[in-house]
């Protein structure tokens, strides 16, 4: 010199527990500004992600118990149980992964 190769935030599906909702917030979807973040260094997007605003869509509860009424019924308020949401976070396995440039790292000639 040249060829090969490794690592990282993180990101998805599953399990699990868990917050909130279920008086609809929240997720997600479009768009506006502002920000951060991207292997061990350096830069770094029309990509990511967090915020702010606005904008269209938009979902499901139910048992059962005690209280409130003099009492049943209704209803409301409170437990507990189960659901239901593109719902929050924690841990768990598994894929998957520097946009991209340079440099370094390993290991072969």
């Nucleotide at each position: 010199u040249g060829a090969a190769g490794a690592g990282u935030a993180a990101a998805a599906a599953c399990c699990u527990a868990u917050u909130c909702g279920u008086g609809a917030a929240g997720u997600g979807c479009c768009g506006u500004c502002u920000g951060a973040a991207c292997g061990g260094g350096g830069a770094g997007u029309u990509g990511u992600c967090a915020g702010u605003c606005g904008g269209a869509c938009g979902a499901a509860g139910a048992a059962c118990g005690c209280g409130u009424c003099g009492a049943u019924u209704c209803a409301c308020g409170c437990g507990u149980u189960u659901g239901c949401g593109g719902u929050u976070u924690g841990g768990g396995u598994u894929u998957u992964g520097c946009a991209u440039c340079c440099c370094g790292c390993u290991u072969c000639a």